Source information:
RNAcentral holds the sequence, with entries from SILVA. A computed fold for a 1480-nucleotide RNA from a metagenome, annotated as small-subunit ribosomal RNA.
[in-house]
RNA sequence: AGAGUCUGAUCACGGCUCAGGAUGAACGUUGGCGAUGUGCCUGAAGUAUGCAAGUCGGACGCCCUGAACUAUUUAUAGUACGGGGAGUGGCAAACGGGUGAGUAACGCGUAGGUAACCUGCCCCAAAGUCGGGGAUAGCCCGCCGAAAGGCGGUGUAAUAUCUGAUAGUCUCUUCUAGCGUAAGCUACGAAGAGUAAAGCCCCGGCGCUUUGGGAGGGGCCUGCGUCCUAUCAGCUUGUUGGUAGUGUAAAAGACUACCAAGGCUAAGACGGGUAGCUGGAGUGAGAGCUUGACCAGCCACAAUUGGGACUGAGACACGGCCCAUACUCCUACGGGAGGCAGCAAUUAGGAAUCUUGCGCAAUGGGGGCAACCCUGACGCAGCGACAUCGCGUGGAGGACGAAGGUCUUAGGAUUGUAAACUCCUUUUCUAUGGGAAGAAUAACUGACGGUACCAUAGGAAUAAGUGCCUGCUAACUACGUGCCAGAAGCAUCGGUGAUGCGUAGGGCGCGAACGUUAUCCGGAUUUAUUGGGCGUAAAGAGAUGCGUAGGCGUUUUAGUAAGUCUUUUGUCAAAUCCCUCAGCUUAACUGAGGACAGGCAUUGGAAACUGCUUUAAUUGAGACAGAGAGAGGUGAAUGGAAUUCCUGGUGGAGCGGCGAAAUGCGUUGAUAUCAGGAGGAACACCAGUGGCGAAGGCGAUUCACUGGCUCUGUUCUGACGCUGAGGCUCGAAAGCGUGGGUAGCAAAACGGAUUAGAUACCCGUGUAGUCCACGCCGUAAACGAUGGAUGCUAGGUGUUUGGUACAACUGUUUCAUUUCUUCGGAUUUGAUUCAGCGGUAUUGAGUGCCGUAGUUAACGCGAUAAGCAUCCCGCCUGAGGACUACGGUCGCAAGGCUAAAACUCAAAUGAAUUGGCGGGGACCCGCACAAGCGGAGGAGCGCGUGGUUUAAUUCGACGUAAUCGAAGAACCUUACCAGGGCUUGACAUAUAGCUGCUAAACCUAUGAAAAUAGGAGUCCUUCGAGGGUGCUAUACAGGUACUGCAUGGCCGUCGUCAGCUCGUGUCGUGAGAUGUAGGGUUAAGUCCCGAAACGAGCGCAACCCCUAUCCUAUGUUAUAAGUGUCUUAGGAGACUGCCUCGGUAAAACGUGGAGGAAGGUGGGGAUGACGACUGGUCCGCAUGGUCCUUAUGUCCUGGGCGACACACGCGCUGCAAUGGUCGGUACAAUGGGAAGCCAAACCGCAAGGUGGAGCAAAUCCUGUAAAACCGGCCUCAGUUCGGAUUGAGGUCUGCAACUCGACCUCAUGAAGUUGGAUUCGCUAGUAAUCGUGGAUCAGCCAUGCCACGGUGAAUACGUUCUCGGGUCUUGCACACACCGCCCGUCAUGUCAUGGAAGUAGGUGAUACCCGAAGGUGUUUUGUUUUCGGAUGGAAUAACGAAGGUAAUGCCUAUGACUGGGAUAAAGUCGUAACAAGGUA
Repeated sequence: AGAGUCUGAUCACGGCUCAGGAUGAACGUUGGCGAUGUGCCUGAAGUAUGCAAGUCGGACGCCCUGAACUAUUUAUAGUACGGGGAGUGGCAAACGGGUGAGUAACGCGUAGGUAACCUGCCCCAAAGUCGGGGAUAGCCCGCCGAAAGGCGGUGUAAUAUCUGAUAGUCUCUUCUAGCGUAAGCUACGAAGAGUAAAGCCCCGGCGCUUUGGGAGGGGCCUGCGUCCUAUCAGCUUGUUGGUAGUGUAAAAGACUACCAAGGCUAAGACGGGUAGCUGGAGUGAGAGCUUGACCAGCCACAAUUGGGACUGAGACACGGCCCAUACUCCUACGGGAGGCAGCAAUUAGGAAUCUUGCGCAAUGGGGGCAACCCUGACGCAGCGACAUCGCGUGGAGGACGAAGGUCUUAGGAUUGUAAACUCCUUUUCUAUGGGAAGAAUAACUGACGGUACCAUAGGAAUAAGUGCCUGCUAACUACGUGCCAGAAGCAUCGGUGAUGCGUAGGGCGCGAACGUUAUCCGGAUUUAUUGGGCGUAAAGAGAUGCGUAGGCGUUUUAGUAAGUCUUUUGUCAAAUCCCUCAGCUUAACUGAGGACAGGCAUUGGAAACUGCUUUAAUUGAGACAGAGAGAGGUGAAUGGAAUUCCUGGUGGAGCGGCGAAAUGCGUUGAUAUCAGGAGGAACACCAGUGGCGAAGGCGAUUCACUGGCUCUGUUCUGACGCUGAGGCUCGAAAGCGUGGGUAGCAAAACGGAUUAGAUACCCGUGUAGUCCACGCCGUAAACGAUGGAUGCUAGGUGUUUGGUACAACUGUUUCAUUUCUUCGGAUUUGAUUCAGCGGUAUUGAGUGCCGUAGUUAACGCGAUAAGCAUCCCGCCUGAGGACUACGGUCGCAAGGCUAAAACUCAAAUGAAUUGGCGGGGACCCGCACAAGCGGAGGAGCGCGUGGUUUAAUUCGACGUAAUCGAAGAACCUUACCAGGGCUUGACAUAUAGCUGCUAAACCUAUGAAAAUAGGAGUCCUUCGAGGGUGCUAUACAGGUACUGCAUGGCCGUCGUCAGCUCGUGUCGUGAGAUGUAGGGUUAAGUCCCGAAACGAGCGCAACCCCUAUCCUAUGUUAUAAGUGUCUUAGGAGACUGCCUCGGUAAAACGUGGAGGAAGGUGGGGAUGACGACUGGUCCGCAUGGUCCUUAUGUCCUGGGCGACACACGCGCUGCAAUGGUCGGUACAAUGGGAAGCCAAACCGCAAGGUGGAGCAAAUCCUGUAAAACCGGCCUCAGUUCGGAUUGAGGUCUGCAACUCGACCUCAUGAAGUUGGAUUCGCUAGUAAUCGUGGAUCAGCCAUGCCACGGUGAAUACGUUCUCGGGUCUUGCACACACCGCCCGUCAUGUCAUGGAAGUAGGUGAUACCCGAAGGUGUUUUGUUUUCGGAUGGAAUAACGAAGGUAAUGCCUAUGACUGGGAUAAAGUCGUAACAAGGUA
């Protein structure tokens, strides 16, 4: 100090998550020692048992008792010394210890006040301590009671109690003087009245009384600070104040009576929730945030809760009292007893928190003169890894790198110097011996403790785990699993090669611990004072006219000193934190000393700034005067055009409407047209990023009333200003109320269309409404998505409206002047007045565009800021839930304003980038359309596919890009089925053994065959053997079994489309851009021009092959011969080279032409960029993994791949006369040929047969090419068209034509008369048409495929449309990229939540009833008396806790049913949004 996570990638915004530290912790696994700390966070729940507050005989009397002594009447008395017991009395018990329920408060903290107070014990000082009296407990007697306890009687002591004396500087009353703000203080000021005492003793003292002072402690009061909530906005009647009292130690409505009507509150009263406060603690750089265990200060409480007083210096009293209440216990049922939030302990609760220990040795406390007693305070020990700190579990050497494990490319690597083994050490451990300090003393006195510590001996001996290993985040492999099991803090991992699950090996981290969970701070500048934002990400209220409170505010004089700065003093306890030193072996821990900053109070000072008071000023603001523009507002009046309706005329069949129609209107006369009339609403042109207004908004004309703005003058006032929480006001459209009005338009509604549907879009009608008046509503994408004010900071260019200056023009006024004159006047020039018009410059006020600096995440903004600053207000803090619920408030209602939570998610969002896409745009291309020619789709047949069937119909290929793999399924092929066989195998290699045989072919038997059984037969040789073969056994073979989504290779398609990239540079925060865009041009990213680009690569083109012309050479087998043709080989030729025109600055290039065999790539072929389709192929081949192994291998026979209701695709043949048929005649090219092509000749109608010549081919054969041409017949018919189907007979191939071949002959003669929607090919030697050849092949289901030549067209205006592609641009919520994304209802499950008749619980206040204890008042009565009084009882009154009754506020839980919300893998219906999303 940061990191991960939204995206294809980027930058922002923004949340979530992680790494750190901490804990009174808990849980899981593990666990050696010690030191120091620490340990019920939950039920302020209930408690058995023991202990935790007593002490004093030197205050007092008595009872019991011990052993002495003395006396004597020997059993009593006395003396002194004890021991025990209760009682009277004194002091303590109000401390110490516990807990945190309550409390939001003068409770706490801090600083003060007390002139409004108290103070036992202690200290100092002064004075005193003299007399007298009567009781009473205990004890004894009697009585009651179960007990607890109580009653009565006799009698007794005191430092108990009463009284007298004395005393004052004490108290009270009344006064005097001075001081003080004050209720007071001071006074050897005055007068009067009043109250004291206790003794004990060892004679040293200890006590007692009064007064003053001190110390320490306390009470009360005040300033400031002290959590959340406004969905709590008004609260208050003892309330606020006064007077008089009561009351207290003391002020006070603290309380009472009377009087007044006040008091608090937006700076948050009142109410609700939560909470002990602080020193401090945790964290943090700090500011802060969180927290209040232990230790310490304060407060509160007392153990069930509530009330109350008594005693006392002090309590309304933890281990005291009274009452009520709940609970527990005892009981003889009448009545009693109790209070662990003291220390231990126990039950319960809970995730969870210890011993019923030792000791008063130390420290401290109570009592006592003291000795001493008491002390669960405290000191110690015990338990718990709960925390912190320290130590250890060994050290050195040791390689053949042992064994074992794991991995492996099988070589090795790793565990690993690790182990074993050798030497050494002994912290710890065990045993034995010694042995403290803490003790203050002259001495005695140690719980801890025979502890710490020391010495000796023994022996590596007694001692290691836990989490993690995908990234963040250090650390990797194997096996198992197969979206399963599981993991996960976030992102995510797991669907057959998981470094993420489980296990193992290895590794990394920490280590007596390690992880997990919970909580706090940090990171988070993610509430931003330090230190954020609001055009589009969340965020500027619709406006600000009147403006309140508040905040802020121009220049200047003087003063003041509140803020501010500084000085002094006090304080903020100690502990803690920090620094230094020191003590425990070290550390933690502990001790001593020191210290910063800051808060509050206080003292003195300064006077710049802010504040306050004050003196001036004018620039802010306002006023005044003169001009100016305007759809600014309100009211009234008026006007014309148009629509509709009514009346009348003309007219006569349609009109209207749409993409196309229909509904509708019309012969009862529409539409159209003319004339007249009625009525309502809106104001064409002007009209303009023009004007006005705060915004909403404002548009015919005129009048009336009226608001604001601008300029000029610089005359006046003199800061009068800016903003503005709340508040008032205005506020489009729609909507609401009342009353009018209603021409047109038009929600709802109706009808017609469209559609799968169409509650829509389109059409025809049509009601509210739109209009007016009055009153509500109060919201809009009320937008510049940009609050207001002020100042500053380059320019350029428009426009609206003012001012000033200048010159010109036009008209005009006046004066002068020139010429003419009919003397009226006309006219020239100059000056001048006013007005107009437009111009230039300048200066204001508005309103636009571009742009510098700057700014911004970018887009953009840019003097009208989103720049630089100041002031004020409003608002934001992840997305959804939610512009919602509840509550409040406003409204007639609709609804508005205010405004959450549970729960869910890890995102949501902005801007820009690259793609892809669009029923977006521009440009361009292509047999893409169009223009043509011929087809397919209808028929029959052939082939392929689907489907169905089957024992099997083997498998793959599935839009284009499946009709193919298959260039040949009768057996074979063959992978499928049935049946029969084999198991080292049909095929390969190796080893061992047997060693058998020395081959197979052949024959016989069985069998469907394979095969089995038998027979016969036999190779080479260097005679050793070798080779071959068989059998047995082991490795292995084999697999057309699976995965083309594990792969190689190959192929298809986009596409022969013109694209795809790189280096350097430049631009951009970046993804990226530029280059490759633009203007031309091309078949082309082809070339030219040009520009922040300059170059380069893969593609294009060219280089290669064939072909068209010519030349040269060649001459076999071509030609009778020569030439030629032809064959073979090598060259030439074509390059926009030339001309014209267009094009431009110049070009590229294009049009036409010449020449030429060929002209603008001449024609054709081969050649296929980066990539994409998870395209195809594991059945061509290869190959990882998986699977089968007497079978998924292999051999064989037969069958199947050829099935057949049907559907689709590709073809062939046709439907005929451009034809059919018969006869005759002519012209090719490419190929092929030895298990081959096959001539002549002969036979057969023919298929074919016989035959055998020639030819391994320019020689021989295939081999007659056909269409064409000539002639005959047919004459438009289901035909002399067409040939399917079927019958019969044959031929050929082949072991074999039944399933299932081809061909021939005769006979038969089906459908079909040009084919619906739709659809295919082709731009020239092309389509069409005609035949020919070849591969595969015994033969052939070939009409297929690949080639060859013959004959040989039509058409292209053109790019609007269809399809595909390219470039640029635009929109996007898409990026798996439109086969995308995505919305809502419904259905199902789950979750949280709102409403709800109610039900239950808690809590608050109110009224009334009842009324305990208690103190107070009143009345009454008893005892006593020194007659002042003291004291007891009873009754009663008010107050008074708990309780009861009644109605009620709030909160919580629950509730049939119900509302929406969230979520879930593939559910249903539609397609609303994103592209012009198909109606923006």
Rfam family: Bacterial small subunit ribosomal RNA. Gene Ontology terms of the family: structural constituent of ribosome and ribosome. Model confidence (mean pLDDT): 82 of 100.